[in-house]
């Protein structure tokens, strides 16, 4: 310096739930607690999933059904960065 690995110190990161905010939603964000994580750091590249404002189809109506361009990186994988060192 590079790669493995995850003890150890120092520390990081917040699952959920309560409030406030934005969003059709689905989630997303503030703060508070702290589930839990060695990448629970980034990146929607590929898949799963979740949502249907909008389109479309079906119906007299109500309402139903099908669609991501929207979500989700703490769903799996990928690709990229990265602290420390009992090894």
């Nucleotide at each position: 310096c590079c790669g493995a690995c995850g003890u150890a110190g120092g520390g990081g990161c917040a699952a959920c739930u309560g409030u406030g905010g934005c969003g059709a939603a689905a989630g997303c964000u503030a703060c508070a607690g702290a589930c839990g994580c060695a990448a629970a750091g980034c990146u929607a590249u590929g898949g799963g999933u979740c949502u249907a404002c909008g389109g479309c189809c079906u119906g007299c109506c109500a309402a139903g059904g099908c669609u991501a361009u929207g979500a989700u990186u703490g769903c799996c994988a990928a690709g990229c960065u990265a602290c420390c060192g009992u090894u």

This is a predicted structure of an 87-nucleotide RNA (c-di-GMP-I riboswitch aptamer) from a bacterium.
Of the family's consensus pairs, 95% are formed in the model.
It matches the Rfam family "c-di-GMP-I riboswitch aptamer". About the family: GEMM was predicted in a large-scale screen for bacterial structured RNA regulatory elements.
The prediction has a mean pLDDT of 89.